[in-house]
């Protein structure tokens, strides 16, 4: 040097122009504007409502020991164990490590082998009144021994009330519409008083006024937070603790974009050996916030560790 594996990190850039959200000192600048996963929505919480006297069933997670965190089924550390290389046989070194309970119960088991779990007990020898009673052999990890086996049902402990921000609050214009005053104007039909007429009172219409629930649609929730940078310290470590700074997306059918230059990076090809030329440049895109998993990934770095070749 290269190749592999394991871990970690970045993950295009400059400038011009025309845009688009959003904020500002507002008509004309100036400022901020997706991710390491925003993503599956699988865990764990914030929050918000709604349920809640107390058990128990079902359903879902979890299991050695110790830490960390708001929390977790998530992280660290650690044993027993299990693989695998040395090997002086003591052990090292790498990796992996869902590990209660098989002495409740039920299943389940390849090859060998008379038989693998209801012993339908092989072979040889002993023994008995009688019986696999007894002993050796022989397969096999195991041959009756309280076998094995629970990321097999199952049982034990423990945890866990539901719904999600389309959660909840608020404000509400126009039509229309329950109620309610007031006014008009009509009775040919309605109801009520009545045996019939008149009359009266409801009720129907139109006006004007009050009026509550609501629909579009607006405001909050909603972006200063378990927040970030960078130094100290504590700890093996995951993480904690203090100092100083710094404010960093907020749309809502939903902005973060086009275009042109140049320029990087990797692969291909050609050369006059370092020049040109060609393609490629990923996965993907906030939607109330966070904290993990898990998946997807062009390229490019760095640490650590095997193999092999070359040099000294």
């Nucleotide at each position: 040097a290269c190749c592999g594996c394991a871990g970690g990190u970045c993950g295009c850039c400059u400038u011009a122009u025309c845009g688009c959200u959003c904020c500002g000192u507002u008509u004309a600048c100036g400022g901020a504007g997706a991710g390491g996963a925003a993503a599956g929505u699988c865990c764990g919480g914030a929050c918000a409502c709604c349920a809640u006297a107390g058990g128990g069933c079902a359903g879902c997670a979890u299991a050695g020991c110790g830490g960390g965190u708001a929390a977790c089924g998530c992280c660290c550390g650690u044993c027993a164990c299990c693989a695998u290389g040395u090997u002086u046989u003591g052990g090292c070194g790498u990796g992996g490590g869902a590990g209660g309970a098989c002495a409740a119960g039920u299943g389940c088991a390849g090859c060998a082998g008379a038989a693998a779990g209801g012993a339908u007990g092989u072979a040889c020898a002993g023994g008995u009144a009688a019986u696999g009673c007894u002993g050796u052999a022989g397969u096999g990890a195991a041959a009756u021994c309280a076998g094995g086996u629970a990321a097999a049902c199952u049982c034990u402990a423990u945890g866990c009330g539901g719904u999600g921000c389309a959660a909840u609050g608020c404000c509400a214009u126009g039509u229309a519409c329950a109620c309610c005053a007031g006014c008009a104007a009509u009775u040919a039909a309605g109801g009520g008083c009545u045996g019939c007429u008149c009359g009266c009172c409801c009720a129907a219409u139109g006006c004007u006024g009050g009026g509550g629930g609501g629909u579009a649609g607006g405001c909050a929730g909603a972006u200063a937070g378990a927040g970030c940078a960078u130094a100290a310290u504590a700890g093996u470590a995951a993480u904690g603790u203090u100092a100083u700074g710094c404010c960093c997306a907020g749309a809502u059918a939903a902005a973060u974009g086009a275009u042109a230059a140049g320029g990087g990076u990797u692969u291909c090809u050609u050369u006059u050996c370092u020049u040109a030329g060609a393609a490629a440049u990923a996965c993907a895109g906030a939607a109330u916030c966070c904290g993990g998993c898990u998946u997807a990934c062009a390229g490019a770095c760095c640490u650590g560790c095997u193999u092999u070749u070359u040099a000294c």
Predicted 3D model of a 312-nucleotide RNA (Bacterial RNase P class A) from Flavobacterium litorale.
The prediction has a mean pLDDT of 76.
NCBI's taxonomy places the organism under Bacteria, Pseudomonadati, Flavobacteriales, Flavobacteriaceae, Flavobacterium.
It is recorded under the gene name rnpB.
Rfam family: Bacterial RNase P class A. From the family's description: Ribonuclease P (RNase P) is a ubiquitous endoribonuclease, found in archaea, bacteria and eukarya as well as chloroplasts and mitochondria.